RNAcentral holds the sequence, with entries from ENA and Rfam. Predicted 3D model of an 87-nucleotide RNA (c-di-GMP-I riboswitch aptamer) from Halarsenatibacter silvermanii. It matches the Rfam family "c-di-GMP-I riboswitch aptamer". For this family Rfam cites "Identification of 22 candidate structured RNAs in bacteria using the CMfinder comparative genomics pipeline" (Weinberg et al., Nucleic Acids Res, 2007). Rfam links the family to the GO term cyclic-di-GMP binding.
RNA sequence: AGAAAAAAAGGGCAAACCUAUCGCAAGGUAGGGGCGCAAAGCUUAAGGUCUAAAGGUUUAAUUCUUUAAGAUUGCUGAGCUGCUAGA
Repeated sequence: AGAAAAAAAGGGCAAACCUAUCGCAAGGUAGGGGCGCAAAGCUUAAGGUCUAAAGGUUUAAUUCUUUAAGAUUGCUGAGCUGCUAGA
C1' cells in the first nucleotide's frame, strides 16, 4: 500500500396473526405484534408470480376458460441513496 473475513456500538425496518378501514379480488393503509433483513431504504421503466372487475369464448346457469390497464420493491434484475468498521 492492497485484498479478504469478522466482531462491536448507535440504531433502523417489521413476517405470520389480531382489530379497524379501502378494494370484486390479489392486496393496501393505521394500531398491536415480531418471523426475519446489512440495504427487508426509494423508484414498476425490464422480467417472474398473484388476482380477474370490465371485455372475449362457452354454458341451462358467474357455468367453464382466457385476458392487466390492477397487485407484489419482504420475488429477481436494474438505477439512485444511506450507517458502522479495518483489531